[in-house]
RNA sequence: GCUGGCGUAGCUCAGUUGGUAGAGCAGCGGUUUCGUAAACCGCAGGUCGUCCGUUCGAGGCGGACCGUGGGCU
Numbered sequence: 001g002c003u004g005g006c007g008u009a010g011c012u013c014a015g016u017u018g019g020u021a022g023a024g025c026a027g028c029g030g031u032u033u034c035g036u037a038a039a040c041c042g043c044a045g046g047u048c049g050u051c052c053g054u055u056c057g058a059g060g061c062g063g064a065c066c067g068u069g070g071g072c073u
Stems, first nucleotide, its partner, number of pairs: 001072003005068003010025004019056001027043005049065005
């Protein structure tokens, strides 16, 4: 330099055909226990990498850029 992948909660990741942003773990609170762990119940946590565009409506489509790791040279 070329090529295609990925970017969503603290972490690992879903999100189908564009129509309410979710799960597990972690965190906090509660029940239980002499206490801890486990189990169970609940709560909180999001600029969906950035900007622009398309659309009545974008996490999902188009473009540019940023970051990251891979292949080729």
Model confidence (mean pLDDT): 81 of 100. Predicted 3D model of a 73-nucleotide RNA (transfer RNA) from Omnitrophica WOR_2 bacterium RIFCSPHIGHO2_02_FULL_45_21. NCBI's taxonomy places the organism under Bacteria, Pseudomonadati, Candidatus Omnitrophota. Its Rfam family is "tRNA". From the family's description: Transfer RNA (tRNA) molecules are approximately 80 nucleotides in length. By type it is a transfer RNA.